[in-house]
Formats: sequence, C1' cells, structure tokens
RNA sequence: UGAGGCGACCGGGUGAUCGCGUCUCGCCGCGUGCGAGAUGAGGAAAGUCCGCGCUCCAUAGGGUACGGUGCUGGCGAAUCGCCAGGCGGGGUGACCCGACGGCAGAGUGCCACAGAGAAGUGUAUUGCCUCUCGCAAGAGGGGUGAGGGUGAAACGGUGCGGUAAGAGCGCACCAGCGCGGGCGGUGACGUCCGCGGCUGGGCAAACCCCACCGGGAGCAAGGCCAAGCAGGAACGAGGGGCUGCCCGUCCCGCUAUCAGUUCCGGGUAGGUCGCUAGAGGGGUCGGGUAACCGGCCUUCGAGAGAGAUGAUCACCACCGGCUUCGGCCGGGACAGAACGCGGCUUACAGGUUGCCUUGGGUU
Repeated sequence: UGAGGCGACCGGGUGAUCGCGUCUCGCCGCGUGCGAGAUGAGGAAAGUCCGCGCUCCAUAGGGUACGGUGCUGGCGAAUCGCCAGGCGGGGUGACCCGACGGCAGAGUGCCACAGAGAAGUGUAUUGCCUCUCGCAAGAGGGGUGAGGGUGAAACGGUGCGGUAAGAGCGCACCAGCGCGGGCGGUGACGUCCGCGGCUGGGCAAACCCCACCGGGAGCAAGGCCAAGCAGGAACGAGGGGCUGCCCGUCCCGCUAUCAGUUCCGGGUAGGUCGCUAGAGGGGUCGGGUAACCGGCCUUCGAGAGAGAUGAUCACCACCGGCUUCGGCCGGGACAGAACGCGGCUUACAGGUUGCCUUGGGUU
C1' cells in the first nucleotide's frame, strides 16, 4: 500500500424563536382559558416470526388426532435463541454455510429432457460370443452387461485370474456399509483390529416412522367504583312547582295497573387501577474457554383518547461540488413507542474503531 474476514460502536452538537402532548404550580374573566417550570422515541420503537412474565377462561389420568422441534454438551424464565464442540461442504487463508434423527435394508410415492433402462432379483439401440440357415451379404434363436452412446445421476473402483464372450464369478488392494471388540472423549464422534455378504442410486423443508415438546385467548387482558334507564324489596298518604312563611293555584298520586322516599343485586356511559423500578442500564471484582452466573457500587428517563414527541434560523462539526484558496453553493438515511421483557429477521445516508488473513513494494 492493494484485496478481504470477523466483531464492537455512533446515528450530529450548541443557542434562539415558534408550535404540540403530559404533569406541577400560579392567576383570573372559571374557560377543557392564560402564564411559568419540568419532562417527552429507537438501534431497530418496525415485521409480529418465536418465547416468557402477567391476566382471564378451561382443566382427574391416559391415548389418539393436529402442530412444532430434531448432531453432542452447556447456558438461559423460555424458544425455531446463544456459547463451546463433533461431522459434512466451500475458501490459498482469516473464516463462512448446514432442519445435521431414519446405512431411504419398514412401507407408499416422485426422479423433467435425453436415454435400451431412473430401481425391478430391472434393461438392450449399437457392440461381443455362440448355434442354425445361407455361396455370400445377411436373417433367426440363445448367452452377456465388460466397450461405445444418453443423462444431474446408470446398479462399487483398479488389477490379475477366469470364460465361448463376459460378469464380485473368484482373488488382492481400495472406497462404502453392517456386526463384534480395544483405546481416547461426559458426549456427538475419532482411531485401530477382526469378521461378513460383496454393494442395496437420489429425494423424508414428499407421505411416513422414531424421540421430545405443546390447553385457549390476549392489557381493546382483567380488577375496583359507578350516573341514567330497566328490575326487585320495604315504608308509604301525600309529594312537587310558583315562595323566606301563610293563603291561593297548577301537576302527579291516594290501598295497589301506586306518586314519592330508602335500600338491594347485576351493570351501561364514565372514572380509576393494571401502567411501567425491570429476567432494566453502566462500572468494578470473582467463577467459567465461552454463552452466562454471583457479589458490591452507581443510575433511571414517555406511559397515552389506539391522537403529542415538530419546524425555522444562526454558528460549529461531517460529506459532496466549485474556487481567484479568502470563501461560496448544496446535502443529511431507515424509521417512529402504547402492558413489559428476551431473542430472531428485515431496513438504514454517512462515520468511528479493535483483532485477524492474504498479495505487492521498500528497508
């Protein structure tokens, strides 16, 4: 200096003015008023893809169905998460990817095109061998699956033997699989030895089989208070308006098809709680390879009506362009809380930073 790999982090700052929501205080003309102060989005608040807390409903136990998960060990409240490892694959490498249970030897199904044949103790266009006929060219029968050819994939590979020609038909080595055993590892697994038939293609995010897991709905959950209307019970002969009182007058009622008063249960509107201090953030120490766990210190900041959280200007910082080097012009992403939390995934202008790999140059 070029090209890469894996992380961690920021997501403009200060000031002024105007505007919005909530809370507190003050003021009066008590209006959902005015003024002052405090406070008011994110790394993903998003998608709602998983999981948990919380709440209500349901619930003997077992099975089936349905759905999910699927190498091993650990972590965590839990998951389809995370950490470490194993195996397979990719890369020169740092490193990355894998739903990675089932020798797909339980069954069913699928395998485009091409090809004889795509999995059946299956296949034969060409070829090879042999028999019969024929003067010959060739025709027909049988054997073969080695060679050519097709395909993403063709029924283990190489060699020797064998044979009419061939073939795991036999043998040696190799690959793969199964069984038995030794050693290492908590384990996945690795490695070594022996035996076996010689080999059975691929696909299970196709059905299926096996193991494990799984009630439903969601804060618009749900709890409490509770106008009005309707209902029930008791009392009840008067009650109410015009009025300070009396008179007067009007309305409703007078023994049950009942005015009025009081009480009761459920509960609508409405109010209130849930509601934000939590599996929280930061630092430090200790344990652990790590995820993570524990101790101590410190810190806390929206809570809604499903409704607010913004804009302008100036200066500075950053980026781009122009430049007479004084400056001038332009730009700033993705997005946006609504019960909370942990993950995953996706979007993102621009920028900072750590470690590592691999080229080139110079000394």
A computed fold for a 363-nucleotide RNA from a Chloroflexota bacterium, annotated as Bacterial RNase P class A. The RNAcentral record of the sequence draws on ENA. Its mean pLDDT, the model's own confidence on a scale to 100, is 76. Its Rfam family is "Bacterial RNase P class A". It is annotated as a ribozyme. Rfam describes the family as follows. Ribonuclease P (RNase P) is a ubiquitous endoribonuclease, found in archaea, bacteria and eukarya as well as chloroplasts and mitochondria. NCBI's taxonomy places the organism under Bacteria, Bacillati, Chloroflexota. A source record names the gene rnpB.